[in-house]
This is a predicted structure of a 345-nucleotide part of an RNA (small-subunit ribosomal RNA, central domain) from an uncultured bacterium. Its mean pLDDT, the model's own confidence on a scale to 100, is 88.

Context: one part of a larger RNA
């Protein structure tokens, strides 16, 4: 590179928006790509073919073909294309009426758990497989009131909902965005994918200020142990929380990019809609199970495709070395982004 492939054997970007590019509905026009005919050109030698001439070959002549091409010409219009109208079914707005742990800010509420202060009130509490360290006669545990602080929101709760992912759950108000139906009017291809970019992005880490119940890396100290730099207990500091800034990674998973159409079914369930007195039926958009047919090395998947196609992107290419070395960039660091060879099986 040409083929072939990416759930699980190497391989889908962590999401999204977008910019160049790619790639696009239905139709009328044109005729540039394309197609067909015609002409003209395609020097000679040289290939191929057929014939001749050297005793054959090699050589050598003659004639034909070829020379896939370029150019001028007349057609054709099915695809591509262009340029100029039209369309409505893609796409988007707009009404209507709904859905929800979507976000962002303020308020707020009730358990619990610590603590404090005060009352009852005594000798234990804790805590474990046993135990000990640990708290307590300076009055603990335990039990009442009352105050204070901090984080988390039992029940409802569910293969439930929302959301591009990351995630997102106590409540009420502000604001702010999405999605889905139902008819209708409205623009009239405005779209799909996207290389560079840019924006978001779980913990943990960083920087500055602030909080600090509770849990808790490190660290002590008690046990177990043959030891125990661990599991178990006692304590506990960074963090865990809140601003603002930063890192930019994860099994960032469905280990399955994005879009569009098509190809039996059974059965739940969340939000609509329309028919029915109800039952229940039919329907659109999610969300789940089970399967047909097809796929598949199997496990499996199966209209939420890993089935039949198009069309854009990303990435794969034996296994170690190695996500490492060198260079670049980003970052305070901490590290992240690109990203290899020797060499060795």
């Nucleotide at each position: 590179u040409u083929g072939g492939g990416u759930u699980u054997a190497a391989a889908g970007g962590g999401u999204c928006c977008g910019u160049a590019g790619g790639c696009g509905g239905c139709u009328u026009a044109u005729a540039a790509g394309u197609c067909a005919g015609c002409g003209g050109u395609g020097a000679a030698a040289g290939u191929u073919u057929u014939u001749g001439g050297c005793u054959u070959a090699a050589c050598c002549a003659a004639a034909a073909a070829a020379u896939u091409g370029c150019c001028a010409u007349u057609g054709a219009u099915a695809c591509u294309g262009u340029u100029a109208g039209g369309c409505u079914u893609g796409a988007a707005u707009u009404u209507u009426u709904g859905u929800g742990a979507a976000g962002u800010a303020a308020c707020u509420a009730g358990a619990a758990u610590a603590u404090g202060u005060a009352g009852u009130g005594u000798a234990g509490c804790g805590g474990u497989g046993a135990a000990a360290u640990g708290c307590u006669u300076a009055g603990a545990u335990a039990u009442u009131a009352c105050a204070u602080g901090g984080a988390a929101u039992a029940c409802c709760a569910a293969u439930u909902g929302c959301g591009a992912a990351g995630g997102c759950a106590g409540g009420u108000u502000a604001c702010u965005a999405a999605c889905a139906a139902a008819c209708g009017a409205u623009u009239g291809a405005c779209g799909c994918u996207g290389a560079u970019g840019g924006a978001c992005g779980a913990a943990a880490g960083c920087g500055u200020g602030g909080g600090u119940a509770g849990c808790g890396a490190a660290c002590a100290g008690g046990a177990u142990u043959a030891g125990a730099u661990a599991c178990c207990c006692u304590g506990g500091u960074a963090g865990u929380c809140c601003a603002c800034g930063c890192c930019g990674u994860a099994a960032a998973c469905g280990a399955u990019g994005g879009a569009u159409a098509c190809u039996a079914g059974c059965u739940g369930u969340u939000c609509g809609g329309a028919a029915g007195u109800a039952a229940u039926u039919c329907u659109g958009a999610g969300u789940g199970g089970c399967u047909a047919a097809g796929c598949g090395a199997a496990a499996g998947u199966g209209a939420u495709a890993a089935g039949u196609a198009u069309c854009c992107c990303a990435c794969c290419u034996g296994g170690g070395g190695a996500g490492u070395a060198c260079g670049g960039g980003c970052g305070c660091a901490a590290g992240c982004c690109u990203g290899a060879a020797a060499c060795u099986c």